[in-house]
Molecule: FMN riboswitch aptamer (RFN element)
Organism: Paucilactobacillus nenjiangensis
RNA sequence: AUAAUUCUUCGGGGCAGGGUGAAAUUCCCGACCGACGGUAACGAGGUGAAACUCGAAGUCCGUGACCCGCAUUUAUUUAUGCGGUUGAUCUAGUGCAAAUCUAGAACCGACAGUUAAAGUCUGGAUGGGAGAAGAAAUUA
Numbered sequence: 001a002u003a004a005u006u007c008u009u010c011g012g013g014g015c016a017g018g019g020u021g022a023a024a025u026u027c028c029c030g031a032c033c034g035a036c037g038g039u040a041a042c043g044a045g046g047u048g049a050a051a052c053u054c055g056a057a058g059u060c061c062g063u064g065a066c067c068c069g070c071a072u073u074u075a076u077u078u079a080u081g082c083g084g085u086u087g088a089u090c091u092a093g094u095g096c097a098a099a100u101c102u103a104g105a106a107c108c109g110a111c112a113g114u115u116a117a118a119g120u121c122u123g124g125a126u127g128g129g130a131g132a133a134g135a136a137a138u139u140a
Stems, first nucleotide, its partner, number of pairs: 004138001005136006017029003031120002033109002035063004042055004058107002067084006089105005111123003
């Protein structure tokens, strides 16, 4: 330093201001938000130059939450495993090269609830979770 095992901790943000109305953070104007891993022509550090280290995509690849199915388990609830479904980007510039850079303009967002339709409120959820960090002992 790597791999396997066990344990611990961590692990999601957001309607300001206004309009209509009996009633809306749900409609309208407008505002705001962007989980995890990967990729990187960017940025920072580093070097004589490299290597190297850290950060960097909501809409490029993949994952997770919700929901559905099957199997096992359970009297039932449930739990575990496997599978499925699940949103959104263009234009211009630079350049050998742009899905990531620069500029501009767009677009997207589970389920249930609600005096009125929700990415942002309330709830399942003091849950689950992709994964991140650390520790222990063993082997190569």